[in-house]
RNA sequence: AUGACCCUGGCGGGAGAGUCAGGUCCGCCUGCGCCGAAGGAGCAAAUCGCCCCCGCGAAACUCUCAGGCAAAAGGACCGUCAGGUGAUG
Numbered sequence: 001a002u003g004a005c006c007c008u009g010g011c012g013g014g015a016g017a018g019u020c021a022g023g024u025c026c027g028c029c030u031g032c033g034c035c036g037a038a039g040g041a042g043c044a045a046a047u048c049g050c051c052c053c054c055g056c057g058a059a060a061c062u063c064u065c066a067g068g069c070a071a072a073a074g075g076a077c078c079g080u081c082a083g084g085u086g087a088u089g
Base pairs, nucleotide, nucleotide: 006084007083008082009081010080011079012078013077018032020031021030022029023028033069034068035067039065040063041062042061048055049054
């Protein structure tokens, strides 16, 4: 001097599924039905050890515990800006 990977924050975009019924102190609660893109859980091949058993093993896939199904909030992911660490040259 460059500033990979990773982390944090700001801004913008951001889907799905009943505001269905009853109750209500208007914050929500209960029941049934439904959704998956916070989080969580499960698994393939490859691969490692290995006589075997077994282990490791991902997701936007699957499950719906949690969460959500008007608005608001949240929201994986994408873009952008700033900061931190510091690989590499």
A computed fold for an 89-nucleotide RNA from Alphaproteobacteria bacterium HT1-32, annotated as Glycine riboswitch aptamer. The RNAcentral record of the sequence draws on Rfam. NCBI's taxonomy places the organism under Bacteria, Pseudomonadati, Pseudomonadota, Alphaproteobacteria.